[in-house]
RNA sequence: AGCUUAUCAAGAAAGGCAGAGGGAUCAGGCCCUGUGAAGCCUUAGCAACCAUUCAAUUAUGAAAAGGUGCUAAUUCCUGCCCCGUAAAAAGGGAAAGAUAAGAA
Numbered sequence: 001a002g003c004u005u006a007u008c009a010a011g012a013a014a015g016g017c018a019g020a021g022g023g024a025u026c027a028g029g030c031c032c033u034g035u036g037a038a039g040c041c042u043u044a045g046c047a048a049c050c051a052u053u054c055a056a057u058u059a060u061g062a063a064a065a066g067g068u069g070c071u072a073a074u075u076c077c078u079g080c081c082c083c084g085u086a087a088a089a090a091g092g093g094a095a096a097g098a099u100a101a102g103a104a
Base pairs, nucleotide, nucleotide: 003102004101005100006099007098008097013043014042015041016040017039021032022031023030026079027078028077029076044071045070046069049067050066052063053062054061055060075096080093081092082091
């Protein structure tokens, strides 16, 4: 890398270095960005997947010191299928992706 399962409408930013891009990929759209992008570091925070502790017969709930993850916009939206429509929009499901845990 690939496979399995679960989740993805909520939540959470300041500083330093840096210096032009960024929002996964391709395309279209729409945004963010010299009032400072990516990246790196520090601190803070969010969340509760795993571990841990507590309560409970269980289901489950709570806590948040550990392992990850995350901290603009629904996974920013669309692309394929269904539904719907005069055409759209709205709605649903995939695919792809992200994260966690696991198996070989």
This is a predicted structure of a 104-nucleotide RNA (SAM riboswitch aptamer (S box leader)) from a Melioribacteraceae bacterium. Rfam family: SAM riboswitch aptamer (S box leader). Gene Ontology term of the family: regulation of gene expression. Lineage of the source: Bacteria > Pseudomonadati > Ignavibacteriota > Ignavibacteriales > Melioribacteraceae. The prediction has a mean pLDDT of 85.